[in-house]
RNA sequence: AAACGGCAACUCCGGAGAAAUCCGGCAGACGCAAAGCUACGGGCCUAAAGGGACCAACCUCCCCAAGGCCGCCGAGCUACCGAA
Numbered sequence: 001a002a003a004c005g006g007c008a009a010c011u012c013c014g015g016a017g018a019a020a021u022c023c024g025g026c027a028g029a030c031g032c033a034a035a036g037c038u039a040c041g042g043g044c045c046u047a048a049a050g051g052g053a054c055c056a057a058c059c060u061c062c063c064c065a066a067g068g069c070c071g072c073c074g075a076g077c078u079a080c081c082g083a084a
Base pairs, nucleotide, nucleotide: 006032007031010028011027012025013024014023015022016021030071036077037076038075040074041073042072043069044068045067050063051062052061053060
């Protein structure tokens, strides 16, 4: 620089969840050379349970992951093609 391809943002429908978010489906394709996998180190998101404040109480507010994001970065593992 090619070739065969791959994944699928987001919208829509259905479902799980307190939420973040995740799963499935039709269609389109934002983008991605690891946008394959792993929460190991950062970072970010949510705050149910729990704790605290106020209140008669509810509500509300604050703190907090054991919840979540690998399409935020790093790290680890794996991987197609080939100027190499």

Record summary: This is a predicted structure of an 84-nucleotide RNA (c-di-GMP-I riboswitch aptamer) from a soil metagenome. Of the family's consensus pairs, 95% are formed in the model. The coordinates come from a structure-prediction model, not an experiment, and the mean pLDDT is 88. RNAcentral holds the sequence, with entries from MGnify.